[in-house]
Molecule: Bacterial RNase P class A
Organism: Pirellulaceae bacterium
């Protein structure tokens, strides 16, 4: 310098104007002032927990989930470290991880055969048949100046067809075909035998908390794949959710109870009906009082009604739950780490289907075009800034995301 790997972080800044939603102060109100107001994923709602209500003796079945080991945690399907497998030259990565020598099942296409393997081609043996070469024997012919051949036999071969059987070495098919190499062996072959190697199972040793690693020995020679197919094994799981739940409580409906002043007398006004006022009696409520009597205060002159009073449940509505929480940041300590402990410090939306926005200017960033410049770069113009938005809270995972910053590491090339 180039190409990469992993991790952490930012999610433009300042100002002006116009708005939006809570809080608080002032104000009768209208309104005004002050202060606060989204995220790294607030998202998907996929896991796990807190909280709340309901259910619940215990056990089992059903159903669901998880699945290497050891740790972390409130818990997890999350995280860390390690183990094994696969990928990558490497840094590293992987929605890989109990059991397929318990059982059932599945495997497109191709292929003979997809699992107690299988015989399409090939190879080998036997039988049969056809053809053919050589030989033997037989028949026929000639008779050394000569002479044509035949076929029902047989032996050894070769080639083709058919049948029966052996064979998994070789070919071919496939994602996958029942260990690999060599020697022996065989009719041909084959773990059929042997040597070495690989793998598996049983037993032992060493190291490790463990998964596991290394190693010795024995064995049969070899057992294929899929469990995100059923299934088996081990472990875990009660249900519903802030529209949970709690408090107060209009209206309507329901239930219970109540309705005693058209009284009597005096005075005043009025033609009268009647009205006002005072006293007496009655009655309802309150109060003093342990109770009765009694005192004091306030009512009672006419609508049994759309009346009055009370009661419980409870709708609308209001308040609460509500945001201080497994909180953020920093230091120190323990630990490889996840994480934990301790000390200090900070105040940070809680609203109702729901506010957190828009425009302009300057600066910063990125891209394009043009100009200047030896280069670094500078100037001007235009354009761009994502994904997405709280709704009880928290821990994760997954997915989306314009651009940018920093750190650690790997490989290759060059220079000293």
């Nucleotide at each position: 310098g180039a190409a990469g790997u992993c991790g952490a972080c930012c999610a433009g800044g300042c100002g002006a104007u116009c708005g939006c939603u809570g809080g608080u102060u002032c104000g009768c109100a209208a309104g005004a002032g002050c202060g606060a107001g989204a995220g790294g994923a607030a998202a998907g709602u996929c896991c796990g927990g807190g909280c709340u209500c309901c259910a619940c003796a215990g056990g089992a079945c059903a159903g669901g989930g998880u699945g290497g080991u050891c740790g972390g945690u409130a818990a997890c399907a999350c995280c860390g470290a390690c183990c094994g497998g696969c990928c990558g030259u490497a840094a590293g990565g992987c929605u890989c991880g109990g059991g397929a020598a318990a059982g059932u099942g599945c495997a497109a296409c191709a292929g003979a055969a997809a699992g107690u393997a299988a015989a399409c081609c090939g190879c080998c043996g036997c039988g049969u048949u056809c053809g053919u070469g050589c030989g033997a024997g037989c028949c026929c012919c000639c008779g050394u100046c000569a002479a044509u051949g035949g076929a029902a036999u047989u032996g050894c071969g070769c080639g083709g067809g058919c049948g029966c059987g052996g064979u998994a070495a070789g070919g071919g098919u496939g994602a996958a075909a029942c260990g690999g190499u060599g020697c022996g062996g065989u009719a041909a072959g084959a773990g059929c035998g042997c040597a070495c190697c690989a793998g598996c199972a049983g037993g032992g040793g060493u190291g490790g908390c463990g998964a596991c690693a290394c190693u010795c020995u024995u064995g049969g020679c070899u057992a294929g794949g899929c469990a995100a197919a059923c299934c088996c094994c081990a472990c875990c799981c009660g249900g519903a959710g802030c529209a949970a739940g709690g408090u107060c409580a209009a209206g309507c409906a329901g239930c219970a109870g109540g309705c005693a002043g058209c009284g009597c007398g005096g005075c005043g006004c009025g033609c009268a009906a009647g009205c006002g006022u005072c006293g007496c009696c009655g009655u309802g409520g309150g109060u003093c009082g342990g109770u009765c009597c009694g005192g004091c205060c306030c009512g009672c002159u006419a609508u049994u009604g759309a009346c009055c009073u009370g009661c419980g449940g409870g709708u609308a509505g209001a308040c609460u739950g509500c945001u201080a929480a497994a909180g953020g940041c920093g230091g120190c300590g323990a630990g490889c780490a996840a994480u934990c402990g301790u000390c200090g410090u900070c105040g940070u939306a809680g609203a109702g289907a729901a506010a957190u926005g828009a425009u302009c200017g300057c600066c910063a960033c990125c891209g394009c075009u043009g100009g200047c410049u030896u280069c670094c770069g500078c100037c001007a113009g235009c354009g761009g800034g994502a994904c997405a938005a709280a709704a009880c809270c928290c821990g994760g995972c997954u997915u989306a995301u314009c651009g940018g910053u920093c750190g650690a590491c790997u490989u290759c090339g060059g220079g000293g």